[in-house]
RNA sequence: GAGCCAGUGGCCUAGUCUGGUGGGGCGCCACGCUGAUAACGUGGUGGUCGUCGGUUCAAAUCCGAUCUGGCUCA
Numbered sequence: 001g002a003g004c005c006a007g008u009g010g011c012c013u014a015g016u017c018u019g020g021u022g023g024g025g026c027g028c029c030a031c032g033c034u035g036a037u038a039a040c041g042u043g044g045u046g047g048u049c050g051u052c053g054g055u056u057c058a059a060a061u062c063c064g065a066u067c068u069g070g071c072u073c074a
Stems, first nucleotide, its partner, number of pairs: 001073007010026004020057001027045006050066005
């Protein structure tokens, strides 16, 4: 220098092909339960999807550029 893959809450992860309210687990908070704690149960909490721009009525998803990490080639 070239190609490919990945990037989504504090952590892990689904959704991307086929555009239409971003879901789940852990965590955290409150309440219940208990003599108390844990466990368990119920409710709540937090993401504008690596960044920028474009297409579209509508973008995590399509297009372009770019950053970071990994693999391969030179």

Transfer RNA from a Candidatus Tiddalikarchaeaceae archaeon, 74 nucleotides, folded computationally. Its Rfam family is "tRNA". The same sequence occurs in records of 5 taxa.